[in-house]
A computed fold for a 76-nucleotide RNA from a Candidatus Cloacimonadota bacterium, annotated as transfer RNA.
RNA sequence: GCAUCUUUAGCUCAGCUGGUAGAGCAACUGACUCUUAAUCAGUGGGUCCGGGGUUCGAGUCCCCGAAGAUGUACCA
Numbered sequence: 001g002c003a004u005c006u007u008u009a010g011c012u013c014a015g016c017u018g019g020u021a022g023a024g025c026a027a028c029u030g031a032c033u034c035u036u037a038a039u040c041a042g043u044g045g046g047u048c049c050g051g052g053g054u055u056c057g058a059g060u061c062c063c064c065g066a067a068g069a070u071g072u073a074c075c076a
Stems, first nucleotide, its partner, number of pairs: 001072007010025004019056001027043005049065005
């Protein structure tokens, strides 16, 4: 340099054919418990990497860019 993949909540990740953005853990609140803790219930938390396009409608499709991973070519 080229190819492929990844980027979504604080963290790890889902999200089928475009149609109200989710889970676990963490945090917070409450209950329970002899106690650190554990367990149970509930609550909040997102400009879906950036920009543009298509569409009635985009996390999802197309284009450009950024960051990361893997493979590969070349140079040394």

Taxonomically the source falls in Candidatus Cloacimonadota (Bacteria, Pseudomonadati). The coordinates come from a structure-prediction model, not an experiment, and the mean pLDDT is 80. Rfam family: tRNA. Rfam links the family to the GO term triplet codon-amino acid adaptor activity. The family's RNA type in Rfam is transfer RNA.